[in-house]
RNA sequence: AAAUUGAUGUGCCAAACCUAUCGUGAGAUAGGGACGGAAAGCCACGAGUCUGAGGUUUCAGAAAGUCGGGUUGCCAAU
Numbered sequence: 001a002a003a004u005u006g007a008u009g010u011g012c013c014a015a016a017c018c019u020a021u022c023g024u025g026a027g028a029u030a031g032g033g034a035c036g037g038a039a040a041g042c043c044a045c046g047a048g049u050c051u052g053a054g055g056u057u058u059c060a061g062a063a064a065g066u067c068g069g070g071u072u073g074c075c076a077a078u
Base pairs, nucleotide, nucleotide: 003078004077005076006075012037013036017032018031019030020029021028022027035065041071042070043069045068046067047066049062050061051060052059053058
C1' cells in the first nucleotide's frame, strides 16, 4: 500500500416526534430529540417511491436512512 471482516477505540451521523421559518406541495433549514447506522460520508446513473402541472405520452421538482451502481474515508484484526 491492497483485500476481507467488523460498533474494539477515538469519535461521527441521526429516525419518529416537537417548535420556528420557507415552499402550491412532496419537503427543506435551524434548535431539541434518539429509532437506528461500519460508510445513515458524497453523487443522483438505473429501478422503485412521493409532489405539482398535464392527464395517453410527457415535463418540472422532492427524498434517497428502499435496492443496485460510482466515488472518498477512520480504527482494529487477519
A computed fold for a 78-nucleotide RNA from Sulfurovum sp., annotated as c-di-GMP-I riboswitch aptamer.
The source organism's lineage runs through Bacteria, Pseudomonadati, Campylobacterota, Campylobacterales and Sulfurovum.